Predicted 3D model of a 77-nucleotide RNA (c-di-GMP-I riboswitch aptamer) from Ferrimonas sediminicola. Rfam family: c-di-GMP-I riboswitch aptamer. Rfam describes the family as follows. GEMM was predicted in a large-scale screen for bacterial structured RNA regulatory elements. Its mean pLDDT, the model's own confidence on a scale to 100, is 86. The RNAcentral record of the sequence draws on Rfam. The organism belongs to Ferrimonas, within Bacteria.
């Protein structure tokens, strides 16, 4: 570093149950894609609730929106 391989790995968007007030998430089916599409919310964006009168606040989701920390499978160098 991701070109040639290789063994595998994950699993969008839909559908069907459930959980949530909500973004969302969990199981299963199902593959858009993925060289970290393992894991972390520590910064920034998004979306969501609540107060408030509207923001410079609080709680929350997004790790498959980007950085960052961390772990890791092969091959070349």
């Nucleotide at each position: 570093u991701g070109a040639c391989a290789a063994u595998g790995g994950c699993a969008a968007a839909c559908c069907a149950g459930c959980c949530g007030c909500g973004a969302g998430g969990c199981u299963g089916g199902g593959a858009c894609g993925c060289a970290a599409a393992g894991c972390u919310u520590c910064c920034g964006g998004u979306c969501u609730c609540a107060c408030c009168g509207u923001g410079c606040u609080g709680a929350g989701a997004u790790a498959g929106c980007g950085g960052g920390g961390u772990u890791u499978c092969c091959a070349g160098c």